[in-house]
Formats: sequence, C1' cells, structure tokens
RNA sequence: CACCGUAGCUCAGUCGGUAGAGCGGUCGCCUCGUAAGCCACAGGUCACGAGUUCGAUCCUCGUCGGUGGCU
Repeated sequence: CACCGUAGCUCAGUCGGUAGAGCGGUCGCCUCGUAAGCCACAGGUCACGAGUUCGAUCCUCGUCGGUGGCU
C1' cells in the first nucleotide's frame, strides 16, 4: 500500500429495500438393521464503532484482526 472479515466449516450475495447455497447438526420417511437416498427444521447484532440516508451486509470515515506486496 492492496485485498479480505457474512450460519459450526467452505463460500455466494447486493449500481442501498426485511441474507442464501454446499457440507455439517437435529427430527422424520425409507430399511430386518446400518449406510446411502428423500423431506422438514434449527442455526446469522453480515468483525466493532460512527457518519450519510426514509432505509446500510452494500456507500464514507475510524478501530481491530487476517493475507499478500514494497521499503
């Protein structure tokens, strides 16, 4: 100096309008039983604070943390 920070994990998302997938978890179906398969459900102060706005995960500023680069 640049990029990143969103569910337990890996990540989408958005020219500003009530946040999603896969895996994982729980319940159920199926099976003689287990695995696999199918269905449903739970799980998020969108790192933190402030500003702009009718409204911010998204824009602006600062802080913290991570990664990379330069000296």

A computed fold for a 71-nucleotide RNA from an Anaerolineales bacterium, annotated as transfer RNA. Model confidence (mean pLDDT): 82 of 100.